Predicted 3D model of a 97-nucleotide RNA (SAM riboswitch aptamer (S box leader)). Of the family's consensus pairs, 97% are formed in the model.
[in-house]
RNA sequence: CUCUUAUUCAGAGUGGUGGAGAGUGAAGGCUCAGUGAAACCACGGCAACCCCUGUUCAGGAAGGUGCCAAUCUCAGCGAGAAAUCGAACAAUAAGAG
Numbered sequence: 001c002u003c004u005u006a007u008u009c010a011g012a013g014u015g016g017u018g019g020a021g022a023g024u025g026a027a028g029g030c031u032c033a034g035u036g037a038a039a040c041c042a043c044g045g046c047a048a049c050c051c052c053u054g055u056u057c058a059g060g061a062a063g064g065u066g067c068c069a070a071u072c073u074c075a076g077c078g079a080g081a082a083a084u085c086g087a088a089c090a091a092u093a094a095g096a097g
């Protein structure tokens, strides 16, 4: 990187460096941002998957990933009068190539 499967309305932040952007295709809305964005570092935390302990389930956080604004931010595509459902895209995990 590609494929398969599963999950995505839950949860969890402070400090330092930095200095203008960020919200993972673009364009639009909206939101966050000099009361300091991204990124990096330190420490802390969460518990989705693997994992651990007892095994419908509950608990744990030693270890492997992951994560710590807002439902995958909304809208956008298909169905629907609407509520809503679905798809696509994306992210993460486990497995395979």
Stems, first nucleotide, its partner, number of pairs: 001097008013043005021032003028074002044068003048065003051060004077086003